[in-house]
């Protein structure tokens, strides 16, 4: 340079047009003489980045960066 594929909370991943979820970690609270475990809640993501389309875009289209891989 071409083609593919990945990019969503701290991690690890779902979610293929209709107000963004799970698990694991974190706070806090119950439970306990203490920890562990368990059980209740809670904060955290403007979905890599800028455009378009659409009433509505994490999804469609176009560029654009980063990492994979393959092909020259």
């Nucleotide at each position: 340079g071409c083609g593919c594929g990945a990019g969503u909370g701290g991690c690890u991943c779902a979610g293929u047009g209709g107000u963004a979820g799970a698990g694991c970690g974190u706070c806090u609270c119950c439970u306990u003489g203490c920890c562990a475990a368990g059980g209740a809640g809670a904060a955290g993501g403007u979905c890599g980045c800028g455009g378009g389309u659409c009433c509505g875009a994490c999804u469609c289209c176009c560029g654009u960066c980063u990492c994979g891989c393959g092909c020259u």
The RNA shown here (transfer RNA) has 72 nucleotides and comes from Clostridiales bacterium GWE2_32_10. Model confidence (mean pLDDT): 81 of 100. Its Rfam family is "tRNA". The source organism's lineage runs through Bacteria, Bacillati, Bacillota, Clostridia and Eubacteriales. The sequence was found in a public genome assembly.